[in-house]
Notes: The RNA shown here (Bacterial large signal recognition particle RNA) has 266 nucleotides. The sequence was found by an Rfam model in a public genome assembly. Rfam family: Bacterial large signal recognition particle RNA. Rfam links the family to the GO terms SRP-dependent cotranslational protein targeting to membrane, signal sequence recognition and signal recognition particle, plasma membrane targeting. It is annotated as a non-coding RNA gene.
RNA sequence: CCGCGCUAGGCGGGGAGUUAGCGGUGCCCUGUAACCUGCAAUCCGCUACAGCAGGGUGGAAUUCCCGCUUCGAGGCCUGGUCCUGUGGGGCCGGCAUUCGUAAGGAGCAUUGAUGCCCGAGUCCCGUGCAAUCCAUCCCUGUGAACCAUGUCAGGGCCGGAAGGCAGCAGCAUUAAGCAGCCGCAUGGGUGUGCCGCGGGGUUGCCCGGGCGGAGCCGCCUGCGAAUGUAUCGCCUGUGGGAGCAGUGUCAAGAGCGGGUGCGCGG
Numbered sequence: 001c002c003g004c005g006c007u008a009g010g011c012g013g014g015g016a017g018u019u020a021g022c023g024g025u026g027c028c029c030u031g032u033a034a035c036c037u038g039c040a041a042u043c044c045g046c047u048a049c050a051g052c053a054g055g056g057u058g059g060a061a062u063u064c065c066c067g068c069u070u071c072g073a074g075g076c077c078u079g080g081u082c083c084u085g086u087g088g089g090g091c092c093g094g095c096a097u098u099c100g101u102a103a104g105g106a107g108c109a110u111u112g113a114u115g116c117c118c119g120a121g122u123c124c125c126g127u128g129c130a131a132u133c134c135a136u137c138c139c140u141g142u143g144a145a146c147c148a149u150g151u152c153a154g155g156g157c158c159g160g161a162a163g164g165c166a167g168c169a170g171c172a173u174u175a176a177g178c179a180g181c182c183g184c185a186u187g188g189g190u191g192u193g194c195c196g197c198g199g200g201g202u203u204g205c206c207c208g209g210g211c212g213g214a215g216c217c218g219c220c221u222g223c224g225a226a227u228g229u230a231u232c233g234c235c236u237g238u239g240g241g242a243g244c245a246g247u248g249u250c251a252a253g254a255g256c257g258g259g260u261g262c263g264c265g266g
Stems, first nucleotide, its partner, number of pairs: 001266006010057002012030004020047005035055005064259006071253001074250003077246003081242009092233002094229008103221003107216002115211005121205002123200006129193002131190006139180004148173004156165003
């Protein structure tokens, strides 16, 4: 060095989670030509030689063991960014309202602003006139079986008679009442009046006049303040998701280097 037989070791590993810890089942990643059966998530097995029990396969090397690599999937951690759900807040932005201001715009103003003065009105009281309504008076008409008046036919009563008396109907007139007329008058009233007079009041508003000579207004924007609101921004609590960064951490796998037993025969 070669061949045969065997043995150690191999037949996957890792991350998070769980656990006092380790391994497994379950989840995720990764790898292979490459095991099987039974057990197991309020779980199963074990204790630093940290799955147990049973079976199979291949086997000292492309397969086992160790080290190195600014190679490295993926997970975890930390930080920050963005998106999104939800609760709260009201210092701030935004929005709404109000107050103030008057820088800009609009409007009014030398055909005279604000202001000041005078007068009239608007307001109140009284009153006149007018209008209108009511009542009364006047006037007209009507108006009484008897208990109204006059005249009273007929008839009646008294009377010897002359004559007298009462008196129904009719006619005429009239009272109360009723109706009309409001022409005049008186009294009262009024959701009346481009009406008049007197007095009071005159803060405001409006009209007119005078003085005087440049502002007035606060509609829009701006600025300041107060109050409110919570759709949005913002702040804050909590959940979900997507990128990014980190000589952070674990690390499958890959590459490189090194190591590895016994027996027999040639």
The model forms 90% of the base pairs in the Rfam consensus. Its mean pLDDT, the model's own confidence on a scale to 100, is 76.